This is a predicted structure of a 465-nucleotide part of an RNA (small-subunit ribosomal RNA, 5' domain) from alpha proteobacterium EU28. The full RNA is in RNAcentral, with records from ENA and Greengenes. Rfam family: Bacterial small subunit ribosomal RNA. Rfam links the family to the GO terms ribosome and structural constituent of ribosome.
Context: one part of a larger RNA
RNA sequence: CGAACGCUGGCGGCAGGCCUAACACAUGCAAGUCGAGCGCCCCGCAAGGGGAGCGGCGCACGGGUGAGUAACACGUGGGAACGUGCCUUUCAGUUCGGAACAACUCAGGGAAACUUGAGCUAAUGCCGGAUACGCUUCGGGGGAAAGAUUUAUCGCUGAAAGAUCGGCCCGCGUUGGAUUAGCUAGUUGGUGAGGUAACGGCUCACCAAGGCGACGAUCCAUAGCUGAUCUGAGAGGAUGAUCAGCCACACUGGGACUGAGACACGGCCCAGACUCUACGGGAGGCAGCAGUGGGGAAUCUUGGACAAUGGGCGCAAGCCUGAUCCAGCCAUGCCGCGUGAGUGAUGAAGGUCUUCGGAUUGUAAAACUCUUUCGUCAGGGACGAUAAUGACUGUACCUGAAGAAGAAGCCCCGGCUAACUUCGUGCCAGCAGCCGCGGUAAUACGAAGGGGGCUAGCGUUGUUC
Numbered sequence: 001c002g003a004a005c006g007c008u009g010g011c012g013g014c015a016g017g018c019c020u021a022a023c024a025c026a027u028g029c030a031a032g033u034c035g036a037g038c039g040c041c042c043c044g045c046a047a048g049g050g051g052a053g054c055g056g057c058g059c060a061c062g063g064g065u066g067a068g069u070a071a072c073a074c075g076u077g078g079g080a081a082c083g084u085g086c087c088u089u090u091c092a093g094u095u096c097g098g099a100a101c102a103a104c105u106c107a108g109g110g111a112a113a114c115u116u117g118a119g120c121u122a123a124u125g126c127c128g129g130a131u132a133c134g135c136u137u138c139g140g141g142g143g144a145a146a147g148a149u150u151u152a153u154c155g156c157u158g159a160a161a162g163a164u165c166g167g168c169c170c171g172c173g174u175u176g177g178a179u180u181a182g183c184u185a186g187u188u189g190g191u192g193a194g195g196u197a198a199c200g201g202c203u204c205a206c207c208a209a210g211g212c213g214a215c216g217a218u219c220c221a222u223a224g225c226u227g228a229u230c231u232g233a234g235a236g237g238a239u240g241a242u243c244a245g246c247c248a249c250a251c252u253g254g255g256a257c258u259g260a261g262a263c264a265c266g267g268c269c270c271a272g273a274c275u276c277u278a279c280g281g282g283a284g285g286c287a288g289c290a291g292u293g294g295g296g297a298a299u300c301u302u303g304g305a306c307a308a309u310g311g312g313c314g315c316a317a318g319c320c321u322g323a324u325c326c327a328g329c330c331a332u333g334c335c336g337c338g339u340g341a342g343u344g345a346u347g348a349a350g351g352u353c354u355u356c357g358g359a360u361u362g363u364a365a366a367a368c369u370c371u372u373u374c375g376u377c378a379g380g381g382a383c384g385a386u387a388a389u390g391a392c393u394g395u396a397c398c399u400g401a402a403g404a405a406g407a408a409g410c411c412c413c414g415g416c417u418a419a420c421u422u423c424g425u426g427c428c429a430g431c432a433g434c435c436g437c438g439g440u441a442a443u444a445c446g447a448a449g450g451g452g453g454c455u456a457g458c459g460u461u462g463u464u465c
Stems, first nucleotide, its partner, number of pairs: 001462001003461005010337006016330002018295001023293003027290003032057003037054002040051004064249003073174007082166002087162008095129004104119006133142001135140001147154002175221003182212003187209008224246004228239004251272005274284004301327001303326003309323001310321004340370004350361004374406001376401005384392001409454005414435003420449005430437002
C1' cells in the first nucleotide's frame, strides 16, 4: 500500500473494497413525465378513475470504464471568426384560412417480433396567406406565432442584451528508443468557389513548389491527463485506487437522423463476430446497480428508502430517480477501547534447570477486598424535519440490574538485532534476508522451559521512496 498468503481474532467510529478477461452474461431494477395541448376507448348513476395513441419537455444530465490516445488530449496563459433549450431584463406582436395522420372501425398476413389495405377524426402536430423583420442590382425575393384554464395565471412568436455552458485558434510544458534518419501530393502556400454556428485544405477547381527534420521529423514501444498521493531535510524520485476537474469509449467497425445541444451506454441504419430460433424470419448488447460463469494470489448484497440533498416532468398535488442517503459482508486500512484493579510469601503445588545446596517460572496463581468500560438483560429515547413527512431505527444516547464474569495471539532469541538453557538429531532431518549453521555436548535444525518484541493483530511475499 486498493494488497495477497499463513496463524490468530472481543467491540466501536471513519474510510476502502475486480489492480487480472474493454472476457461472456441468466434474472430483476437503473428515464420518465404532462389530461391545465388533443381526440378516442373502458369502468361508473354521477363525481371521478383507468388505458393505449397523437403532441410537448426530458432522455446530450446523472451513473460506468480507461480500450484507444504521445495528441491542442491534458495543464497553464492568452485570442477572435461563433452557437447557446431552460433562466433574467427590455421592446414589439399573438391575425386569417386549409389539408392530413395515429388512436378507432372493417378486412387480411405471421410461430413470434410485428405488419398490410380501406374508411373516420382532434390538437400547443403539419401547411398556406397577411403583417412584423431581414436581403436587394430597388425590378424584386425570403418570410413568425398557439393556445389552455378554476380568470389568479401558465404559455407562444420576433428582436436586442445578460448569465451560463459549449465549439474553434495559439505560446509554453507533458515517457522511452537513433540497433528508427530522412518524412510528406491535399502534402505547403495562393486565387476562386462550396461547406460550417464559426475561422481554416475543412472540401473542390486552377496555379506555384513548397512544408517538417540531429533544438530529433518519421517510425516503434509504452501510457488516459491534472488537482493530487507516497516518500524525502530539501532538491528530487515513484504513482495517478478512493474524491474533484477535463478527455475518450459504450459488443467490433462505419454512418447519419432528430434536436438548442449527440454523430447519442439502456436511440436509428449498414457490415462483422457471438447468443436464441418453430429454419420461414426475427431479437439482443451490464465498461449502470445487484448478481452469474470464467480468468486470478485477490476484491462485497440478486438489500431498504425517496426521509434528506440533487435531477427530470408537471400550475400544482404528485410521479420517476440502483444519482443519492442508508443498511449488509470483509481486521482491507486508520483511530479509539477492552480482555480487569488493589492487597497478597508457607516465595504453595506443578513445570524447567541444577554443582542436589538450591535457582527460576513468581505477586504470577490461590485467597481476600473492589470495579463494571465493552458485551448481556430490562426500561426510556433523540438530532437529522419546517406546520406535515424518517429508509436509517427503537439507531445514537441515557438510566438500571447481574456477574471477573463472555474476550490473546503472533513472530523472534548465532552476529547484524532486543532476547539462553536442557533434551532430541548427527552434513541426516532441516534452517537461511546477508554472513552462514548441521559430520555426537548445535544459544543457528526440532521440542520444552525461560526470555525479547509487537499486540486484535503478528509474521511472510510483492511493490515504491